[in-house]
RNA sequence: GGCCGAGUCACAUCGGUACGGCGGGAGCGGAGGAACCAAGCGUUACCGGGCGGUAAAGGUGUCUUUGGCCUUUCAAGCCCUUGGGGUGAAGCUGCGCAAGCAGCCGGGCGACCUUCCCCUCGCGUCCGAACCCGACAGCUAACUUCGCCGGCGUCCGAGGAAG
Numbered sequence: 001g002g003c004c005g006a007g008u009c010a011c012a013u014c015g016g017u018a019c020g021g022c023g024g025g026a027g028c029g030g031a032g033g034a035a036c037c038a039a040g041c042g043u044u045a046c047c048g049g050g051c052g053g054u055a056a057a058g059g060u061g062u063c064u065u066u067g068g069c070c071u072u073u074c075a076a077g078c079c080c081u082u083g084g085g086g087u088g089a090a091g092c093u094g095c096g097c098a099a100g101c102a103g104c105c106g107g108g109c110g111a112c113c114u115u116c117c118c119c120u121c122g123c124g125u126c127c128g129a130a131c132c133c134g135a136c137a138g139c140u141a142a143c144u145u146c147g148c149c150g151g152c153g154u155c156c157g158a159g160g161a162a163g
Base pairs, nucleotide, nucleotide: 002152003151004150008026009025011023013021014020015019027148028147029146030145031144032143037138048080049079050078051077055073056072057071058070059069060068083136084133085132086131087130091104092103093102094101095100105128106127107126108125109124110123112122
């Protein structure tokens, strides 16, 4: 002096002198959440898997009854991720056991090119990850609630090391 990204700013306060912690605020970003619209269903509907065992029904046992045991359906609650969903540019299709390859599409950067208010075209180069929710959420005013991290590289100067 710059880049990705919402990921910044000021105030007050505590310690402290490098900077950091706490507190609300502004600003930016995200999630949930009516009507209308959209979507789904037609009571054998809408209900993934495991644990669990409230309620009901049936069976067994008992002379009867009660208690006990078993089966099925199901409530609260807990766990899981294959269905679904969220942040994000980070997706779709084809081939492939896979790794991966190709096409389409999406995103970032550039001191080059084009343009000259902003923009935009071309070219070059790189990315197309990761995480979260936990069977569940469309849109959505009021309202409720969360985040403001992290990761990079250019130039100059100083010092050191290797050859």
Record summary
The RNA shown here (c-di-AMP riboswitch aptamer (ydaO/yuaA leader)) has 163 nucleotides and comes from a soil metagenome. The RNAcentral record of the sequence draws on MGnify. The coordinates come from a structure-prediction model, not an experiment, and the mean pLDDT is 77.